Bacterial RNase P class A from Asticcacaulis sp., 376 nucleotides, folded computationally. NCBI's taxonomy places the organism under Bacteria, Pseudomonadota, Caulobacterales, Caulobacteraceae, Asticcacaulis. It is recorded under the gene name rnpB. Its Rfam family is "Bacterial RNase P class A". The family's RNA type in Rfam is ribozyme. Rfam's curators write: Ribonuclease P (RNase P) is a ubiquitous endoribonuclease, found in archaea, bacteria and eukarya as well as chloroplasts and mitochondria. Model confidence (mean pLDDT): 77 of 100.
C1' cells in the first nucleotide's frame, strides 16, 4: 500500500434573526399575561418479538394434568429466549464466523424423484461356479458400475471359485477402567467384528419455566341531566262486579306531568314536591420521570459484570412543540472548459418506564488483528 476480520463511536458544524412546547426560576402586573433566563428526540424514539418494574383483578398449601415456551456446560443479571467465557460440530489460508446444540436401544410415523433395492435389506449391470441347446437358465457374491440427500463402517494386506469383518493392522464406532477438568468434555488403555442409517423446525419422551390483563393500568376530586336510597310534605274517596278473606277488576271523583283549555299518559297508594346521602358520567389532578439513572476515577474479575469515591439532573403531553431562514464551512448530486451556479444532508422521529433482541440507515472516524506485496 492492497484485500479483509472484529469491536467502539459520530451521524452535518459554528454564528445571527424569527417562531413553537415545558418550567416549582427572576422582574413587572390585582389578574390575565408580558419580558428575560433555562430545558426541549434517537441510536434505533421503529417492530411490539422476549424479560422486568409499576397498577388492578384472581388466588389456602402441596402435588398432578392440560396448554405454551425453552434445551451443551459454567458464570453474569432484578430477570430473560439476553450477555460473557468455555465445550462439541461445521466453514475459512487466516484474523474470525455460523449452529432450534437434550433424547432415534420408550413407542408410532416418514424417507419424494431416481434406483434392482430406502430398512426383520436388496441381485439391474458386472464378477464367479454349475448345466446345456453357447447365450440362456439355476445358484453364489455387496469387492466394482450405475441411481440417490442418504446404499447396512473406511483404507490396506491376507483369504476365496468370485466375494464378504471371513481373519489381521490402522482409523472410525460402541462399552468399560483409569487420568485431567467445577462441568460440558478431553486423553491413555483394554474389550467388542460392527450390532446401533437419517428425520424430533413430524407426533412423542425427558428436564426446566410460566396466574390474567395492561398507563385507554390505576388512585383521588367531581358538576348539569337521568336513575337509586333515607327522611319530610301531600295523600290514601265513592259506587259496582268477582271472592270466605287477602286481593283482583270497572267506572266516576281526586292528584301529578310548570300554568290554562283539549287530548294523551301516570297514580289512586304511592305519582308528585322538598331536603340529605351514596354510586357513576363530562371535566380536573395524580400516576409522569431521582431512575435496576448518566459521566468520570480507582479496585476485583480473562470477560459479561460487580464495588468504592466524586460530580450531574438532562423533553415530558394533549392526537398536536422540537421548526424556518441568513452567512461561512464540510460532504454529496446535477450543470459548467473553468470560475462558479443550484439542489440536498442517510434511516427515522418520544408519549408509563427500564434491560435486551431484531429490522432500517447516505456518509465518516478510531482501535486491535489477519492474509498478500514492497522497502529498510
Nucleotide at each position: 500500500c492492497c484485500a479483509g476480520a472484529u469491536g467502539a463511536c459520530c451521524g452535518g458544524g459554528c454564528g445571527g434573526u424569527c417562531g413553537c412546547g415545558g418550567g416549582a426560576c427572576a422582574u413587572c402586573g390585582c389578574a390575565a399575561g408580558a419580558u428575560g433566563c433555562u430545558c426541549g428526540a434517537g441510536g434505533a424514539a421503529a417492530g411490539u418479538c422476549c424479560g422486568g418494574g409499576c397498577u388492578c383483578c384472581a388466588c389456602g398449601g402441596c402435588a398432578a394434568u392440560a396448554u405454551g415456551g425453552c434445551g451443551g456446560c459454567g458464570g453474569g443479571u432484578a430477570a430473560c429466549g439476553c450477555c460473557c467465557g468455555c465445550c462439541g460440530g461445521g466453514g475459512g489460508u487466516g484474523a474470525c464466523c455460523c449452529c432450534a446444540g437434550g433424547g432415534a436401544u420408550a413407542g408410532c410415523g416418514c424417507c419424494a424423484c431416481a434406483g434392482a433395492a430406502a430398512g426383520c435389506a436388496a441381485a439391474c449391470c458386472g464378477c464367479c461356479u454349475u448345466g446345456c441347446g453357447u447365450g440362456c437358465a439355476a445358484g453364489g457374491u455387496a469387492a466394482g458400475g450405475g441411481u440417490g440427500a442418504a446404499a447396512g463402517g473406511g483404507u490396506g494386506c491376507g483369504g476365496u471359485a468370485a466375494g464378504a469383518g471371513c481373519g489381521c493392522a490402522c482409523c472410525g464406532c460402541g462399552u468399560c477402567u483409569c487420568c485431567g477438568g467445577u462441568a460440558a468434555c478431553g486423553g491413555c488403555g483394554a474389550c467388542g467384528g460392527c450390532a446401533c442409517g437419517g428425520c424430533a423446525a413430524g407426533c412423542c419422551c425427558c428436564g426446566c419455566c410460566a396466574g390474567g390483563a395492561g398507563c385507554a393500568a390505576a388512585a383521588c376530586c367531581g358538576a348539569a341531566u337521568a336513575g337509586g336510597a333515607a327522611c319530610g310534605g301531600c295523600g290514601c274517596g265513592u259506587a259496582g262486579g268477582g271472592g270466605a278473606a287477602a286481593c283482583c277488576u270497572u267506572a266516576c271523583a281526586g292528584g301529578g306531568c310548570a300554568u290554562u283549555g283539549c287530548c294523551g299518559c301516570c297514580c289512586c297508594a304511592g305519582a308528585c314536591c322538598g331536603u340529605u346521602c351514596g354510586g357513576g358520567u363530562a371535566g380536573g389532578u395524580u400516576g409522569c420521570g431521582u431512575g435496576a439513572g448518566c459521566c468520570g476515577u480507582c479496585c476485583g474479575g480473562c470477560a459479561a459484570c460487580g464495588g468504592u469515591c466524586g460530580g450531574c439532573c438532562a423533553a415530558g403531553a394533549g392526537g398536536a412543540a422540537u421548526g424556518a431562514u441568513c452567512g461561512c464551512c464540510a460532504c454529496g448530486g446535477u450543470c459548467g472548459c473553468a470560475a462558479g451556479a443550484u439542489c440536498g444532508u442517510a434511516c427515522a422521529g418520544a408519549a408509563c418506564c427500564c434491560g435486551g433482541c431484531u429490522u432500517a440507515c447516505a456518509g465518516g472516524u478510531c482501535a486491535u488483528c489477519u492474509g498478500g506485496u514492497c522497502c529498510u